[in-house]
Context: one part of a larger RNA
Formats: sequence, structure tokens, C1' cells
RNA sequence: GGACGAACGCUGGCGGCGUGCUUAACACAUGCAAGUCGAACGGGAUCGGGGGCAACUCCGGUUCAGUGGCGGACGGGUGCGUAACACGUGAGGAACAUGACUUUCGGCGGGGGAUAGCCGGCCCAACGGCCGGGUAAUACCGCGUACGACCGCAUGGGGACAUCCCCGAGCGGUGAAAGCAGCAAUGCACCGAAAGAGUGCCUCGCGGCCUAUCAGCUAGUUGGUGAGGUAACGGCUCACCAAGGCAACGACGGGUAGCUGGUCUGAGAGGAUGGCCAGCCACAUUGGGACUGAGACACGGCCCAGACUCCUACGGGAGGCAGCAGUGGGGAAUAUUGCGCAAUGGGCGAAAGCCUGACGCAGCGACGCCGCGUGUGGGAUGACGGCCUUCGGGUUGUAAACCACUGUCGGGAGGGACGAAUGCGCCGCAAGGCGAGUGACGGUACCUCCAAAGGAAGCACCGGCUAACUCCGUGCCAGCAGCCGCGGUAAUACGGAGGGUGCGAGCGUUGUCC
Repeated sequence: GGACGAACGCUGGCGGCGUGCUUAACACAUGCAAGUCGAACGGGAUCGGGGGCAACUCCGGUUCAGUGGCGGACGGGUGCGUAACACGUGAGGAACAUGACUUUCGGCGGGGGAUAGCCGGCCCAACGGCCGGGUAAUACCGCGUACGACCGCAUGGGGACAUCCCCGAGCGGUGAAAGCAGCAAUGCACCGAAAGAGUGCCUCGCGGCCUAUCAGCUAGUUGGUGAGGUAACGGCUCACCAAGGCAACGACGGGUAGCUGGUCUGAGAGGAUGGCCAGCCACAUUGGGACUGAGACACGGCCCAGACUCCUACGGGAGGCAGCAGUGGGGAAUAUUGCGCAAUGGGCGAAAGCCUGACGCAGCGACGCCGCGUGUGGGAUGACGGCCUUCGGGUUGUAAACCACUGUCGGGAGGGACGAAUGCGCCGCAAGGCGAGUGACGGUACCUCCAAAGGAAGCACCGGCUAACUCCGUGCCAGCAGCCGCGGUAAUACGGAGGGUGCGAGCGUUGUCC
């Protein structure tokens, strides 16, 4: 000098864009953060319409929970752990799995038995539970059918090869499905298969911390055979066998730490760093475990154990903000219990639409960067006052007053957006056309007009380094100080004043890095 997620002191007009718990991965009141589908299904309640004398029944809507499907493995948070193929990069591999999506091929026949909800009875403080009856499905289970899928046999072909490997006409075997909407055309689903894309898996090289006051480490350890397990390779696990494997090119141990793109600095080499944004990883009160599923060993799922908190009728139950706000605590220190799904994106749905603290916005903080303003021109008897003075004057100082003008920002009034065309309805074979609508921000930005210099300047420094000097007070006192050093009676170094210098809505101080 530059930089900062900064803090502290004094000061503080406006706007734009960013950014804001670096500490206790400490504990959390309250609300919200993941649902959706009635075009899969049967009911309860209720409304409307039709039929019936009535009991009742049919159709349609709304709503409620339930069965079922898809989603809850994404999105959002944090950085605890991790020195590791975790990350980055390059090269490669096979022994594999893959919902939805894209493309292509083929299929969707015919049956059955349950069960929740519901009804009845009972237990229970609560959470919830038991028994009986009865019901539906795109839920569940047989049967039929089926390939290029899988398994087996296989004359044969290829690899120099009766044996090992690859391919293989043919033969045999195994395995499937679900309907719904519509008057219909048809659409959306469903089943099997292939390919694609994407994801997952493995290996190797290289890269990046400290410590030898850690020198030896290792028994599933290193390898083999066989078996089990997995989607799959593999000591991944196990039985047996062998005795290996790693290490001063630092094994093992200890400490510290998420890694990267990047960021800061520097002429570069390098050094430091990894907050915001983006990619990967790890974690979700602590530890362990599996279930479901295409995918998890699963933040707002389940089970067990621990600590903690809460409820209790003492028998037993409930909970997990490192989601968004917010609270306590810790701390030098870090924000609103805001608005909206209008846009973008996501989940579900045929769609309308619903949900979305993702996101879009607004609020708070000079925390940072950037922009703008606090007026402009004229104005000398160089006024008054202040300060200094050699008492002549000098300086503050064109500064003010005064005159003329302008109108940014702030204030008032009026107008007032872009972001919004997707989607929907109608027409059309299509390309496309037409129509009705949809804005949180926001009466915001922006534009026009009105008034008036009116509402808007401070902070640090002035001995040298280092731009800027005098007076008074003080008297090695009080004090200053980054270094050198100032202060003991004329202190440009302390305190005040006048003046000056530098920056300016900031200026200084502290901390950290280069």
C1' cells in the first nucleotide's frame, strides 16, 4: 500500500447492487417449511336434481378420513467427522443395477380369495388397542398366452487347441399385465424386451498440512483354494492352506483440517485463504440397526440404546430448527416470529388446479462496492467577531452579509409501468389465428408539475518518517507515543484555542492475510 462475512470510537442526507452467528454441530416456546391424484377404489356427512304413495333408490357436486398410485432419496441447512481414491485432475476398466424420461418392437385373455375404511361390542387419562360382522379397486393371488429376455442341452464354427474361452441354427424349460375417461374417434395409464441419456460401481498415475521429542507397524493382517454374500468385482465375510504385506522416497502413531472452481496479495515466482455463488463429499440430539423402495441405511420415516425436555389419571406416553422466521445462552459481533406463489424451478394431476420459508420480493444494519447531493455566479470600506501582532498591521476571507440564478436528492400533487405469455376457451389437418383473464413487489421504478437555498458535514492529523504552526495552560506533573522519542517554566510532540493539511458520508482505531 492492498484486502476483509469484520468489530470498536466519533459522525451520518439519498439511491442502486451485493452482503449479514467467523463464537455453542449449545438448548429450543410458537407458526410455517411435502404433498398430491375422485379420470385407480369403496364408504361417512352434506347439498342439488330425477324416480317412487312411502320405505327407499338413481345421477351429479362439495367435504372428511381410509385403501391404492406417484412424490417424501429432489429441493433447503450445516462443516461435526474425515489426511481418505474424501476431493481435484488425467487415463482406463467390467463384474454389474437403474423408477420416471427418449426412441423402437411386441403384448394387455380369463378367474379367485381377502382387507382398511364402515357397522356392532369392549379396553384406555392419553397415545392407542382388542374381538366380531361385512365391502371395493390400477391393492393381493393362482391359471392361460409370450420374445430378441433368463436358464439348460446342443450337431457345428472360431481362437495354433479332444480338455479352456467365445459365437451359435435348433430343442427344452422359466417368467407378464389394469384399467380409467370419452357418445365415439381416441387419449392417458399397464406388462415384457432392446437401445439411448443420466446416475451408480472399480482401478491406476499425479496433486495439495504439521510432527521423528511418533521407528518399527500388521492376524482378516498379505496371498491362494473353496464357499457364502452383493446389482456386481473384491478378505466384503467365512473354512482350510501358505507366511506373507507396509516402512527413513517416513509406514504406524499424534495434532490440525471438509476438498475444489475460485478469492486476497504480489512485477512474477510465490504466500495466505476456501465466507457469499457453483461442483463434489460428510452429517442431521449421541451411538447402533435394518425396513420400504429404481434409488436411503433416509434432516421434518421406523426400531433399539444413551443424555436431555415435556405430559400423565403413575399404568404409560410424546419430542428432536445444522429448513424459514423467532427465543434463551455464548460472544467484540451478525437481521423480520414480513408479503406472494405474479415470475423461474420442483412434486402430484388428463386438466382446472393444489402444495412449495426453493424461489421472487419487501424490512433491518454506512457491513462492503458504486453513483448522487449538501448549491451556482457575482460580491471589498477586505464589515462584525475570533486569533496573532514588531501595535503599523496580518489572518480567518469572496468566506459571510447582500444581489442575481438554478432545482439534482429529500418534500407535495397528478399520471403510472416492463417484468405476462405460457396455460385456458374457440377456430384450424398443420403452421398458426382469435378471445377472456392472471402482478407479491407496488401506486414502487419512471414521467410531468409545484414550492423553496430552503432539510443535508464530518473525522483524523499538523516534531521527523509524513502533507500541515502559532498562542495560551501545564511544569519529568498531567499526559502523548507506530518507531525514533516528547514533558523537569518560553513544549510547532501533553491539554485547549486560532490557523492549516488530508480524506469525505464517512473518517480514524484494533484485529487478520499478502

The part of an RNA shown here (small-subunit ribosomal RNA, 5' domain) has 514 nucleotides and comes from a soil metagenome.
Model confidence (mean pLDDT): 84 of 100.